[in-house]
Predicted 3D model of a 180-nucleotide RNA (c-di-AMP riboswitch aptamer (ydaO/yuaA leader)) from a Frankiales bacterium. The coordinates come from a structure-prediction model, not an experiment, and the mean pLDDT is 77. Of the family's consensus pairs, 92% are formed in the model. Lineage of the source: Bacteria > Bacillati > Actinomycetota > Actinomycetes > Frankiales.
RNA sequence: CUCGGACCACCGCCGAGUCUGCUGCCGGGCCCCCGCCCGGCGCGGAGCCGGGGAACCACAUUCCCCUGGGGUGAAUCGGCGCUGAGCACCGGCCUUCGACGAGGGUCGGAAGGAAGCGUCGUAGGGCUUCUUCCCGCCCGAACCCGUCAGCUCACCUGGUAGGCGGUCUGAGGAAGAAUG
Numbered sequence: 001c002u003c004g005g006a007c008c009a010c011c012g013c014c015g016a017g018u019c020u021g022c023u024g025c026c027g028g029g030c031c032c033c034c035g036c037c038c039g040g041c042g043c044g045g046a047g048c049c050g051g052g053g054a055a056c057c058a059c060a061u062u063c064c065c066c067u068g069g070g071g072u073g074a075a076u077c078g079g080c081g082c083u084g085a086g087c088a089c090c091g092g093c094c095u096u097c098g099a100c101g102a103g104g105g106u107c108g109g110a111a112g113g114a115a116g117c118g119u120c121g122u123a124g125g126g127c128u129u130c131u132u133c134c135c136g137c138c139c140g141a142a143c144c145c146g147u148c149a150g151c152u153c154a155c156c157u158g159g160u161a162g163g164c165g166g167u168c169u170g171a172g173g174a175a176g177a178a179u180g
Base pairs, nucleotide, nucleotide: 009167010166011165012164013163014162018046019045020044021043022042024041025040026039027038028037029036030035047160048159049158050157051156052155057150068148069145070144071143072142077121078120079119080118081117082116083115089109090108091107092106093105094104095103096102097101124139125138126137127136129177130176131175132174133173134172135170
């Protein structure tokens, strides 16, 4: 001097995930007590977010094959490629029986294709007060209920996490608004 990482402070992003009380318990500090302050647990309140839940409305309907259905969330729906399950079909072998067929086991084949993986798109979503437009960059997951739920007044009920970034940065441009 350069690169990378960690911690603190400040500021910010996604998201409902913020603010606050206790004459309940525990620990620590100030000054031993009273009282006050800080932290943890527990129980609340406000705000915000979600689920269930009438009437009306919606759905409701023939046949065959496959397939339960639903919720939170922006995270849906496709193309291509690889691997490829169950059921049923054809054939061989073994075995049982009431036997030119049926049942069971096993091997092979053709068709079809659940699920998974990879890749390319996409409905949709995000980017430092807010809205719209433009350009640019990114996301396009994950989980839950358990055979059950359309909407939905009253009513009932749950959550209030987690994950990241910046230090001249998309805290980019334009127009408008709000606040101070």